This is a predicted structure of a 73-nucleotide RNA (transfer RNA) from a Planctomycetota bacterium. The RNAcentral record of the sequence draws on ENA. It matches the Rfam family "tRNA".

RNA sequence: UGCGGCGUAGCUCAAUCGGUGGAGUGUCGGACUGUUAAUCCGAUGGUUGCAGGUUCGAACCCUGCCGCCGCAG
Numbered sequence: 001u002g003c004g005g006c007g008u009a010g011c012u013c014a015a016u017c018g019g020u021g022g023a024g025u026g027u028c029g030g031a032c033u034g035u036u037a038a039u040c041c042g043a044u045g046g047u048u049g050c051a052g053g054u055u056c057g058a059a060c061c062c063u064g065c066c067g068c069c070g071c072a073g
Base pairs, nucleotide, nucleotide: 001072002071003070004069005068006067007066010025011024012023013022019056026044027043028042029041030040031039049065050064051063052062053061
């Protein structure tokens, strides 16, 4: 330098190839109890890496840029 993949909640990952962004875990509160842990209930979560474009509508399609990983030189 070129090619390919990835970037979504604090963390790990979904979202059926365009139509309301969810789950687990974590955190906070409560129940349970000798206490802690475990268990159960409730609450808490987002500029979908950044900037544009297409579209009635974009996490998803297109372009550029940034970061990480791999391959080639």